A computed fold for a 72-nucleotide RNA from a Planctomycetota bacterium, annotated as transfer RNA.
RNA sequence: GCCGGCGUAGCUCAGCGGUAGAGCAUCGCUUUUGUAAAGCGAGGGUCGCAGGUUCAAUCCCUGUCGCCGGCU
Numbered sequence: 001g002c003c004g005g006c007g008u009a010g011c012u013c014a015g016c017g018g019u020a021g022a023g024c025a026u027c028g029c030u031u032u033u034g035u036a037a038a039g040c041g042a043g044g045g046u047c048g049c050a051g052g053u054u055c056a057a058u059c060c061c062u063g064u065c066g067c068c069g070g071c072u
Stems, first nucleotide, its partner, number of pairs: 001071007010024004018055001026042005048064005
């Protein structure tokens, strides 16, 4: 230099066009004499960034940044 993959909640990851979810973690409540465990609930996201296509984009296209791998 060229090619490919990945980037989504604090962490690990789903979601392949129709106003974004799970598990763990955090906080609250129930249960217990109390703690843990268990159950229920809540908060937390400009979907790496900037453009484009579309009525509508996490999703499709282009560029760019970071990480990983391959080729030379």

It matches the Rfam family "tRNA". Rfam classes the family as a transfer RNA. Rfam links the family to the GO term triplet codon-amino acid adaptor activity. The RNAcentral record of the sequence draws on ENA. Lineage of the source: Bacteria > Pseudomonadati > Planctomycetota. The prediction has a mean pLDDT of 83.